[in-house]
């Protein structure tokens, strides 16, 4: 220098092919339960790497950028 794949809450993960409400686990917070704690139950906060385009509508499609992994040179 060229190519392929990937980027989603604090951590992990589904959803992307085929555009239409962002899923689940964990952490955290509150309540119930307990003499207190733990466990258990209920509820809640919090995310689509960035920019532009297409579209009524973009995590998803298109282009570019940035970052990561691998391959070729």
């Nucleotide at each position: 220098g060229g190519g392929u794949c990937c980027g989603u809450g604090g951590g992990g993960u589904a959803g992307c092919u085929u555009g239409g409400a962002a899923u689940c686990c964990u952490c955290c917070c509150a309540g119930c339960u307990u003499g207190g704690g733990g466990u258990g139950c209920u509820g809640g906060u919090g995310a689509c790497u960035c920019c532009a385009g297409u579209u009524c509508a973009a995590a998803u499609c298109u282009g570019g950028a940035c970052g990561g992994a691998c391959c070729c040179a």
A computed fold for a 73-nucleotide RNA from Methanomassiliicoccus sp., annotated as transfer RNA. Rfam family: tRNA. Its family is annotated with triplet codon-amino acid adaptor activity in the Gene Ontology. About the family: Transfer RNA (tRNA) molecules are approximately 80 nucleotides in length. It was read from a public genome assembly.